[in-house]
RNA sequence: GGGCUCAUGGUCUAGUGGCUAUGACGUCUCCCUGACACGGAGGAGAUCGCCGGUUCGAAUCCGGCUGAGCCCAC
Numbered sequence: 001g002g003g004c005u006c007a008u009g010g011u012c013u014a015g016u017g018g019c020u021a022u023g024a025c026g027u028c029u030c031c032c033u034g035a036c037a038c039g040g041a042g043g044a045g046a047u048c049g050c051c052g053g054u055u056c057g058a059a060u061c062c063g064g065c066u067g068a069g070c071c072c073a074c
Stems, first nucleotide, its partner, number of pairs: 001072007010025003018056001027043005049065005
């Protein structure tokens, strides 16, 4: 330098053009207990890496950039 894959709550993750973006763990509140753990109920938490484009509508499609991983070349 070229190619491929990936980037979504604190962490991991679903989503393949249309509802208020899914679930687990964690976290907070309440219940349970003498107390803790386990268990039960509920809550908060993501401008979907950044910029632009296509579209009535974009996490999703297209281009560029940034970052990470892998392969090739020098």
This is a predicted structure of a 74-nucleotide RNA (transfer RNA) from Methanomassiliicoccales archaeon PtaU1.Bin030. Rfam family: tRNA. By type it is a transfer RNA. The coordinates come from a structure-prediction model, not an experiment, and the mean pLDDT is 83.